This is a predicted structure of a 349-nucleotide part of an RNA (small-subunit ribosomal RNA, central domain) from an uncultured prokaryote. The full RNA is in RNAcentral, with records from ENA. The prediction has a mean pLDDT of 89. It matches the Rfam family "Bacterial small subunit ribosomal RNA". Rfam links the family to the GO terms ribosome and structural constituent of ribosome.
[in-house]
Context: one part of a larger RNA
RNA sequence: UUGGGCGUAAAGCGCGCGCAGGCGGUCCAUUAAGUCUGGUGUAUAAACCAAGGGCUCAACCUUUGGACGCAUUGGAAACUGGUGGACUGGAGUGUAGGAGAGGAAAGUGGAAUUCCAGGUGUAGCGGUGAAAUGCGUAGAUAUCUGGAGGAACACCAGUGGCGAAGGCGACCCCCUGGUCCAACACUGACGCUGAGACGCGAAAGCGUGGGUAGCAAACAGGAUUAGAUACCCUGGUAGUCCACGCUGUAAACGAUGGGCACUAGGUGUCUGGGGUAUUGAUCCCCUGGGUGCCGUAGCUAACGCAUUAAGUGCCCCGCCUGGGGAGUACGAUCGCAAGGUUAAAACUC
Repeated sequence: UUGGGCGUAAAGCGCGCGCAGGCGGUCCAUUAAGUCUGGUGUAUAAACCAAGGGCUCAACCUUUGGACGCAUUGGAAACUGGUGGACUGGAGUGUAGGAGAGGAAAGUGGAAUUCCAGGUGUAGCGGUGAAAUGCGUAGAUAUCUGGAGGAACACCAGUGGCGAAGGCGACCCCCUGGUCCAACACUGACGCUGAGACGCGAAAGCGUGGGUAGCAAACAGGAUUAGAUACCCUGGUAGUCCACGCUGUAAACGAUGGGCACUAGGUGUCUGGGGUAUUGAUCCCCUGGGUGCCGUAGCUAACGCAUUAAGUGCCCCGCCUGGGGAGUACGAUCGCAAGGUUAAAACUC
């Protein structure tokens, strides 16, 4: 509790959907709740305001008047609200097209690693700064053929694309969400935000069952070192993968909440539409939606931001209020647990 703030100083909820609430386009009529104005009644004093008075002044004290509250009654109708009617610019629907690693599920493919069987072949291989542990004459490494299995999809690949965020990358099929453009038609404010609630939510972790090629916490060994519970090496189990369920956190970052409007330009790129030239590829021009860079005004403590704002305004939500103690204790609540959410104080500087 007001003011000032929230890219980097403390501060934007990880993201969405949405009940209540707050806010809400244009025109006409009406109402009179808010609003404005008058009357009446009522309401301790003080405080407040005005004009006086008293302490030498002032603060202070004091007198008179006024104002402030509530109720009731009359009036006004611009604005807000209510009611009725109308509109199309906000929002949405239909028709015709477009781009895309958007999601879910099923199938398929090639390269590579490892393992198994067989052939050739012989003494080394591997690894490092150098080594050793390790593997190998019971035939390794290398090389060829065949097979098994799991995981990930080189090139294309791009401050490229899609998604609300987390995130999404081989190919094909099925189901499915969002979004953009063009021309018309339709609905007629149906909108924005959103405390709670609800849903989604990387990695790690947990439960049950499966799977396990490579990698690899823990662990073992070899080195290094004064030591080496590390960095390096050889191995290696959880895990990484799948199904179902839980967890609910991240530098969940653009460290920048969402919506609408307005405010110089230049340049690249992705994806639509139109025009012009052209046989055509394509070039140029206009116009929309995304995504980058540079930059004017303006903003900023500076760095920087700058039509994708951190500029100028309005609406709604969240959050901050010196450092430590502490995102801790206690309580509550959620969880199987790990722990999550909410969230102090003493004390101290």